[in-house]
Order: sequence, then structure tokens, then C1' cells
RNA sequence: UGAAACCCAGCGGGAGAGUUCGGUCCAGAACCGACGCCGAAGGAGCAACCGCCCCGGAAUCUCUCAGGCAACCGGACCGCAGGGUAAGA
Repeated sequence: UGAAACCCAGCGGGAGAGUUCGGUCCAGAACCGACGCCGAAGGAGCAACCGCCCCGGAAUCUCUCAGGCAACCGGACCGCAGGGUAAGA
């Protein structure tokens, strides 16, 4: 000087599925129970594939423990710019 990658926080975008039934409650989309659903917090499983190939890393696939099914919040992932770290020269 300085990428890619990684980490942190910021801004923007960001889907799906019952505001079903009953009870509680002054009322309620809050709470409890029942059944029905969703996958894109997290978690788990298989595996294409990858590697330093003994072994390890692995998903937007699968499961639905958790979470969610009006709004708010959350939300994988994408974009933007910032800080840290940082190969190389």
C1' cells in the first nucleotide's frame, strides 16, 4: 500500500402459513387448550461437492425440537457503504 475471505455494527430490500374452534378476560390479535398449517432465526439429518483425503468441512435439500401463522418485532439471503483483521506486492 492493500484485495478476496472472515468478524462487528449501520442503512435498504426481504417470503411462507388459521386474526380456525372453545375457554379466560371489561375488551383484545394478550393467556390456556385443541386441531390445522409454514420454513428463511437457531438446531438436527442425509448428501452433491470440496479439502490437508486417517479424517474433516458441507446446503436454499429433508425434519420440524425450537421458532412462526393480522400488525409490530423477528427473518435466511441480497445490495450499499464503514470499522477491525488481513494474504500478496